[in-house]
RNA sequence: GCCCCGGUAAACCAAUCGGCAGAGUUGACGGAUUCAAAAUCCGUGCAGUGUGGGUUCGAGUCCCACCCGGGGCACCA
Numbered sequence: 001g002c003c004c005c006g007g008u009a010a011a012c013c014a015a016u017c018g019g020c021a022g023a024g025u026u027g028a029c030g031g032a033u034u035c036a037a038a039a040u041c042c043g044u045g046c047a048g049u050g051u052g053g054g055u056u057c058g059a060g061u062c063c064c065a066c067c068c069g070g071g072g073c074a075c076c077a
Base pairs, nucleotide, nucleotide: 001073002072003071004070005069006068007067010026011025012024013022019057028044029043030042031041032040050066051065052064053063054062
């Protein structure tokens, strides 16, 4: 340098054919329970989706450029 995959909540991961971002797991917080705690159960909040543009009535999803991470190839004595 080229190609492929990925970037969404505090962490991990969903989101169908473009049509209200949560079916979930962990964590945090509050409550129940307990002498107290752990475990268990109930509840609550945490985001506009890597950045900037574009298309569209409407974009996490499509298009362009860039940034970051992973993998492959090439180059390199």